[in-house]
RNA sequence: ACAAAUUUGAUGCCGAGACCCAUAAUGAAUAUGGGUGCGGGGGAACCAGAGUUUGGGGCGAAUUUCUUUUGGAAUAGGGCACUUCCAGGCCCGAGCCCGUCAGCUAACUUCGUAGGCGAGUGGAAGGGAAAAC
Numbered sequence: 001a002c003a004a005a006u007u008u009g010a011u012g013c014c015g016a017g018a019c020c021c022a023u024a025a026u027g028a029a030u031a032u033g034g035g036u037g038c039g040g041g042g043g044a045a046c047c048a049g050a051g052u053u054u055g056g057g058g059c060g061a062a063u064u065u066c067u068u069u070u071g072g073a074a075u076a077g078g079g080c081a082c083u084u085c086c087a088g089g090c091c092c093g094a095g096c097c098c099g100u101c102a103g104c105u106a107a108c109u110u111c112g113u114a115g116g117c118g119a120g121u122g123g124a125a126g127g128g129a130a131a132a133c
Base pairs, nucleotide, nucleotide: 012117013116014115018036019035020034021033022032023031024030037113038112039111040110041109042108047103055101056098057097058096059095064074065073066072067071077092078091079090080089082126083125084124085123086122087121
């Protein structure tokens, strides 16, 4: 100096993924159910528009191109500690689902409320919070 492992730190990060109540138990945890909030799908008129195996569609930032091709190089796009701009740097650019079927879409209807990480770049403007008076 590099790599791996372990421990500590937690104010935080990606994401819709948070909070409250009830029951069992009555101590907590956990499980189930309900509600609020947040997020997604289906679904008229009007408008748009063609499609129908080259199937089509949904969630998501995650699409597309090339290649010496099973590995890579890029790329639309996305993330990095309140927001925006500028400068500088790091990273992601997956996966899953519906099942022949779905444009938008008020009423209506339906589903989800997980999972995974972890320290700190600088300047300017704006905002928020706390303390004091």